[in-house]
RNA sequence: UACUGAAAAGGGCAAAGCUUCCGAAAGGCAGCGGCGCAAAGUCACCGGUCUACAGGGCGCAGCCCCACGACAGCGGAACCACCAGG
Numbered sequence: 001u002a003c004u005g006a007a008a009a010g011g012g013c014a015a016a017g018c019u020u021c022c023g024a025a026a027g028g029c030a031g032c033g034g035c036g037c038a039a040a041g042u043c044a045c046c047g048g049u050c051u052a053c054a055g056g057g058c059g060c061a062g063c064c065c066c067a068c069g070a071c072a073g074c075g076g077a078a079c080c081a082c083c084a085g086g
Base pairs, nucleotide, nucleotide: 003085004084005083012037013036017032018031019030021028022027035073041079042078045076046075047074048071049070050069055065056064057063058062
């Protein structure tokens, strides 16, 4: 240093749900909560997924298209890291 996570120590993160606030929405911040996680740490570069305010279209009570919005707890790439094994 690649690799590995059986046991151990210190611990870490926090799904659904509820509450406050932000947002058109998806979703996000904070608190409670704890399903799970050895990268559930960072990052929208690639694929994917979600939303569709504005914009465009149509056969216009509405529907369709569209990311410049979002998801890192969907996969990959990139970056970085604790303990132990080795």
Molecule: c-di-GMP-I riboswitch aptamer
Organism: uncultured Thiotrichales bacterium